Predicted 3D model of a 531-nucleotide part of an RNA (large-subunit ribosomal RNA, domain I) from Primorskyibacter flagellatus. Model confidence (mean pLDDT): 83 of 100. Its Rfam family is "Bacterial large subunit ribosomal RNA".
[in-house]
Context: one part of a larger RNA
RNA sequence: GGCGUUUGGUGGAUGCCUUGGCAGUAAGAGGCGAUGAAGGACGUGAUACUCUGCGAUAAGUCAUGGGGAGCCGAGAAUAGGCUUUGAUCCAUGAAUUUCCGAAUGGGGCAACCCACUUGACAGUUUGAUAUAAUAACCUUCGGGCGACUUAUAUCUCGCUGAACCAAGUACUUAUUACCUGAACACAUAGGGUUUUAAGAGCAAACCCGGGGAACUGAAACAUCUAAGUACCCGGAGGAAAGGACAUCAAUAGAGACUCCCCUAGUAGCGGCGAGCGAACGGGGACCAGCCGAACCUUGAGAGUGACUAGAACACGUUGGGAAGCGUGGCCAUAGCGGGUGACAGCCCCGUAUAGGAAGCUCGAUGGGACGUAUUAAGUAGGGCGGGACACGUGAAAUCCUGUCUGAAGAUCGGGGGACCACCCCCGAAGGCUAAGUACUCCUUACUGACCGAUAGCGAACCAGUACCGUGAGGGAAAGGUGAAAAGCACCCCGACGAGGGGAGUGAAACAGUACCUGAAACCGAAUGCCU
Numbered sequence: 001g002g003c004g005u006u007u008g009g010u011g012g013a014u015g016c017c018u019u020g021g022c023a024g025u026a027a028g029a030g031g032c033g034a035u036g037a038a039g040g041a042c043g044u045g046a047u048a049c050u051c052u053g054c055g056a057u058a059a060g061u062c063a064u065g066g067g068g069a070g071c072c073g074a075g076a077a078u079a080g081g082c083u084u085u086g087a088u089c090c091a092u093g094a095a096u097u098u099c100c101g102a103a104u105g106g107g108g109c110a111a112c113c114c115a116c117u118u119g120a121c122a123g124u125u126u127g128a129u130a131u132a133a134u135a136a137c138c139u140u141c142g143g144g145c146g147a148c149u150u151a152u153a154u155c156u157c158g159c160u161g162a163a164c165c166a167a168g169u170a171c172u173u174a175u176u177a178c179c180u181g182a183a184c185a186c187a188u189a190g191g192g193u194u195u196u197a198a199g200a201g202c203a204a205a206c207c208c209g210g211g212g213a214a215c216u217g218a219a220a221c222a223u224c225u226a227a228g229u230a231c232c233c234g235g236a237g238g239a240a241a242g243g244a245c246a247u248c249a250a251u252a253g254a255g256a257c258u259c260c261c262c263u264a265g266u267a268g269c270g271g272c273g274a275g276c277g278a279a280c281g282g283g284g285a286c287c288a289g290c291c292g293a294a295c296c297u298u299g300a301g302a303g304u305g306a307c308u309a310g311a312a313c314a315c316g317u318u319g320g321g322a323a324g325c326g327u328g329g330c331c332a333u334a335g336c337g338g339g340u341g342a343c344a345g346c347c348c349c350g351u352a353u354a355g356g357a358a359g360c361u362c363g364a365u366g367g368g369a370c371g372u373a374u375u376a377a378g379u380a381g382g383g384c385g386g387g388a389c390a391c392g393u394g395a396a397a398u399c400c401u402g403u404c405u406g407a408a409g410a411u412c413g414g415g416g417g418a419c420c421a422c423c424c425c426c427g428a429a430g431g432c433u434a435a436g437u438a439c440u441c442c443u444u445a446c447u448g449a450c451c452g453a454u455a456g457c458g459a460a461c462c463a464g465u466a467c468c469g470u471g472a473g474g475g476a477a478a479g480g481u482g483a484a485a486a487g488c489a490c491c492c493c494g495a496c497g498a499g500g501g502g503a504g505u506g507a508a509a510c511a512g513u514a515c516c517u518g519a520a521a522c523c524g525a526a527u528g529c530c531u
Base pairs, nucleotide, nucleotide: 001530002529003528004527005526006525007524008523009522015516016480017479020451021450022448023447024446025445026444027443028442029440030439031202032201039100040099041098042055043054044053046078047077049075050074051073061094062093063092064091065090066089070082071081072080105114106113107112115169116168117167118166119165121161122160123159124158127155128154129153130152131151132150133149137144138143171199172198173197174196177193178192179191180190206237207235208234209233210232211231217224221271247254248253258285259284260283261282262281268276269275289432290431291430295368296367297366301362302361303360304359307355308354309353313328314327315326316325317324329346330345331335337349338348339347381405382404383403384402385401386400387399388398391417412427413426414425415424416423467474468473487515490502491501492500493499
C1' cells in the first nucleotide's frame, strides 16, 4: 500500500409523522369608505425585544345574554394581583379609536411643519338676583328694618388672553337664501357670500362600453390569421348584459330575452390558401310581463346562533405505559372524528337527537300610500367612405354611422338575402323588467384511488421575511428530544473553558436541546491475510 472483518466519525438519504398546502361539494356573503376605508407609522404590559391584541379610556372600558373555577395572550419566566359580591372566556351591542393614508385648512422629502375662525377655560368690567355682615334709625333692650358699602355665589353685555383642549375651514356637482351685476332700459348671463346633500379612494375574478397590438400561422409574405386576443381607459352589480318582435317561417305555423345539447365542422366565407364558420328547426334549464311597481307599516312562521342536555365496562395478563391479548358484560336515532404513556362505541372532548337569548336574515297575512306613457323627423331611406354581421364588395340583403342629403303618417310604413309583382309577417326612430347564466378576495361545514418537508402555495418554521437591485422588480434556506423536562443535583479532568468521564432521571441518553430513524459518497481506528 491492497483486499477482507469489526468498530467509529462525517453526512442527512430513507421510513414513519403533520400544525401547512392543493382541488372540490353544499350553503352563506358578494363589498369597505368623508360617521375617514384598505394599508401603515408610532405607541400601549411591572419587566429589554419580536409576534398577537388594543389606541393617551391603549393585551383594554361599558351594557345585555351565556358560562361556572380558575385567570392575568405567545416566545418564557419572576414579582405582584384578580376571582362564587361570579373573574378569565364566548356571543351581541355601545364607547374610546394618536398620526399618516382618497386625506379634504395650507404646505410637505407619508406618519411631519405652519395656520385662521369660533367655543370652552382663565382674568377683568357693566348690570341683575340671592345670602351674610355693617353705619344710621326704631326698640318693650330680646330684637326689627336695613341706604352707601363690603364679601361670597349664580346669571349676563362687553374686553383681553402666553400655553393647552374641542369643533369648523379642500375640490367638483346639485341645491337653499342673500348681496351684487354687463353688452341693453327692465332684465338675464356672470361674480361674491351662505345652507344642505352627493362624489372622490381601495378591493380576487366575473360583466358592459371606448380604444387596440405584435410575435405567430400561411412551412417566405402583403389580403388573411393570431384577435377584437393581450394590454390601456371608463362604468356598474351581486351578478352584469339582453329582453316583450318594424322577429322568424313558408301556404303549415311559431311567439320576449338568457344559458346548455344537437343541427354541424353542415350551408357558406376564404391570396377558394392558411384558415374562419352560422342559421332555420329539434331537445332541455327557466319562465313574466309591462308604462306601473319594487315604498311605508304589521310580523304568523322559518333559519342562523354564544351555548345546554346528551347512552353504555370491568377484571385478569404482557408491558415503562393498555386502548393490545384473554374472560365476562353493556349502549346505540350516538360504531363521524380527535385526544388520552401502543390500536378505546362504553376514559375525555364530541357525535345522533332534543332545546336555545339577543342581534341579524328570509318572510305569510292585514293595513296605508303612490302612479297610470300615447304612436316618437334632420328620423327611415339614399350618395360617398368605413365598420359589424360566419359573409374578405361580392349578385350583398340586414345593422351602425364620419360626411352630403332627405320621406310618408295606418287609405301609411318596414321586412321576407340584389331588384320587381303577388302573397305573408310585423309596427322603427321613448323606457323598465325577476328566473334560468358567469365568477370567488372571503365565511362555515364536509369530501379526496390529492401532497407529505428537494413534495404540497414562494411561504407547515415570526415569509413576500433574510438577502439582491438606484428602481421597476427578483426572492430563498429553514419541521420532528421525550409519555412527561423528569432538560443531567453532586463529584472528577480541563483554563472557575470547550469537551469529556462518573453519578442521577428515564422504557431507552448511541433519545442530552449539534436531540426520532440515521443509508451512501468521504475520513479514521483495531485486527487477519498478501506485498